[in-house]
Overview: This is a predicted structure of a 74-nucleotide RNA (transfer RNA) from a Fibrobacterales bacterium. RNAcentral holds the sequence, with entries from ENA. Its Rfam family is "tRNA". It is annotated as a transfer RNA. The organism belongs to Fibrobacterales, within Bacteria.
């Protein structure tokens, strides 16, 4: 330099093809069982989907561009 793969809750990931209320595990918070811890159970908190722009009524999704990380060739 040139191609490819990843980027989503604090941690692990799913949604993408096929646009249409962001969601699941596990963390934390409250409560309630227990003398108490541990556990289970209910609830509830947390995200401008890496950025940035364009398309679209509508974008986590489609499109260019970029920024880390990894992989292959030169």
């Nucleotide at each position: 330099c040139g191609g490819g793969a990843u980027g989503u809750a604090g941690c692990u990931c799913a949604g993408u093809c096929u646009g249409g209320u962001a969601g699941a595990g596990u963390a934390c918070u409250a409560c309630a069982a227990u003398g108490g811890g541990g556990u289970u159970g209910u609830a509830g908190u947390g995200g401008u989907c890496g950025u940035u722009a364009g398309u679209u009524c509508g974008a986590a999704u489609c499109u260019a561009a970029u920024c880390a990380u990894c992989c292959c060739g030169a």